The part of an RNA shown here (small-subunit ribosomal RNA, 3' major domain) has 476 nucleotides and comes from Pinus lambertiana.
[in-house]
Context: one part of a larger RNA
RNA sequence: UGACGGGGACCCACACAAGCAGUGGAUCAUGUGGUUCAAGUCGAUGGAAAGAGAAGAACCUUACCAGGGCUUGACAUGCCGUGAAUCCUCCCGAAAGAGAGGAGUUCCUUCAGGAACGUGAACAAAAGUAGUGCAUGGUUGUCAUCAGCUAGUGUCGUAAGGUGUUGGGUUAAGUCCUGCAUUGAGUGCAACCCUCGUGUUUAGUUUCCAACUUUGAGUUUAGAACCCUGAACAUACUGUCGGUGAUAAGCCAAAGGAAGGUGAGGAUGACAUGAAGUCAUCAUGCCCCUUAUGCCCUGGGUGACACACAUGGUACAAUGACUGGGACAAAGGGUCGCGACCCCACGAGGGCAAGCUAACCUCAAAAACCCAGCCUUAGUUCGUAUUGUAGGCUGCAACUCACCUGCAUGAAGCCAGAAUCGCUAGUAAUCAUCGAGCAGCCAUACGGUAGUGAAUCUGUUCCCAGGCCUUGUACA
Numbered sequence: 001u002g003a004c005g006g007g008g009a010c011c012c013a014c015a016c017a018a019g020c021a022g023u024g025g026a027u028c029a030u031g032u033g034g035u036u037c038a039a040g041u042c043g044a045u046g047g048a049a050a051g052a053g054a055a056g057a058a059c060c061u062u063a064c065c066a067g068g069g070c071u072u073g074a075c076a077u078g079c080c081g082u083g084a085a086u087c088c089u090c091c092c093g094a095a096a097g098a099g100a101g102g103a104g105u106u107c108c109u110u111c112a113g114g115a116a117c118g119u120g121a122a123c124a125a126a127a128g129u130a131g132u133g134c135a136u137g138g139u140u141g142u143c144a145u146c147a148g149c150u151a152g153u154g155u156c157g158u159a160a161g162g163u164g165u166u167g168g169g170u171u172a173a174g175u176c177c178u179g180c181a182u183u184g185a186g187u188g189c190a191a192c193c194c195u196c197g198u199g200u201u202u203a204g205u206u207u208c209c210a211a212c213u214u215u216g217a218g219u220u221u222a223g224a225a226c227c228c229u230g231a232a233c234a235u236a237c238u239g240u241c242g243g244u245g246a247u248a249a250g251c252c253a254a255a256g257g258a259a260g261g262u263g264a265g266g267a268u269g270a271c272a273u274g275a276a277g278u279c280a281u282c283a284u285g286c287c288c289c290u291u292a293u294g295c296c297c298u299g300g301g302u303g304a305c306a307c308a309c310a311u312g313g314u315a316c317a318a319u320g321a322c323u324g325g326g327a328c329a330a331a332g333g334g335u336c337g338c339g340a341c342c343c344c345a346c347g348a349g350g351g352c353a354a355g356c357u358a359a360c361c362u363c364a365a366a367a368a369c370c371c372a373g374c375c376u377u378a379g380u381u382c383g384u385a386u387u388g389u390a391g392g393c394u395g396c397a398a399c400u401c402a403c404c405u406g407c408a409u410g411a412a413g414c415c416a417g418a419a420u421c422g423c424u425a426g427u428a429a430u431c432a433u434c435g436a437g438c439a440g441c442c443a444u445a446c447g448g449u450a451g452u453g454a455a456u457c458u459g460u461u462c463c464c465a466g467g468c469c470u471u472g473u474a475c476a
Stems, first nucleotide, its partner, number of pairs: 001476002003473003007470002010467002015460002019423002022420002026314008034305002042053001064300007077124002080120004086103005092097001106115003128288001131286002136283002138278003148187003152183001154163003167178003193266004198234007207224002212218001237260001240254001242252003303442001320375001322373005332363003337356002342351003382413001387408006429452002432449004
């Protein structure tokens, strides 16, 4: 000087407390371990691995296994030879691959040759998701959006080092004020960026609307005040008043205001730390393989199943289930596409087919909610797992191993032990909706969007994590 202390002082955070809803019990989905297997590819393992890499494993993907094949190779460059390229047919085969026969003769030219493409042999070389993340770059997570981290100059100390960065206040903040052997800085903080919230100006089609028509359709006409959309500006700064404070920084209350003290949310992640993760995104040193640890193909596997763990879905019901009717969104996607209306089917879906490169057409029905009916506390009209059967769709292909529909079947489960997680407001909870990758989909996941919409906290004794000062030390 750090680190540590069941030492001390101060401070902070959904850390606790106060509350709400969960997990842990049931069943299913997904991931992991274990076991098993010819193989169940690989890596990730306290927090900081485990619905994570994977924004999509039937083939492909695919790296794994079995079998069948290739050996300058699926791919690049160079050298030599040869033939344009290319097309057709036959045969073995699961395919890949191997073999045979036939058709065909490009462009430029200084006639030496060249261009592009195919093919043959040998070699330089190619290939490797083989190893090492403890050789590395790059990148990522964590502490942590915590408030710290650092060096110039001066000065103190023999020196390691100290000071500055500490003290008194204050802040979300090393934020600011003030004092001080320091004085000026850098990097973090804040601000600058994006979205939302208010207004003004401008622009009105595909949007909106008055009159008015149809009273099937804002279809037509006339317009841009409103709504909305796009762009450009304005607005919030403790600016004003009162109190408090050291006449400071600030804090408390009030006015005005759409918004008040960082307005809400996002992006933004200092110096270090742990040989943290990643050689399987990519790049790369060394090492290893070279008729194989490379490459192609068919089939299987990554989907196994006594069990253990993690993250979620659905429930156990009446604040409900079912049936009928009625209402209100936002944000997205669409030509390899979205696909109205109409017809067929109980339905998944099928047929015909208009419109739309989209504020125009379409996906599209929002659902919780409201009204009416029925059920009456039951393992039930709760719950839907599992199983049987009949179909549909995508796709060469749905057995291993997809999804969806109809009928039948109707397990467990009556609110869950020890323990434990999330959340402070348009939040939790609850309800639906859209998207990415994608032929299809194992999505209950992930990322957005709107609807309904709480309770509690005006505290810091304690648990956990962190910051600053101080103290002790058998630690470095």

RNAcentral holds the full RNA, with entries from SILVA.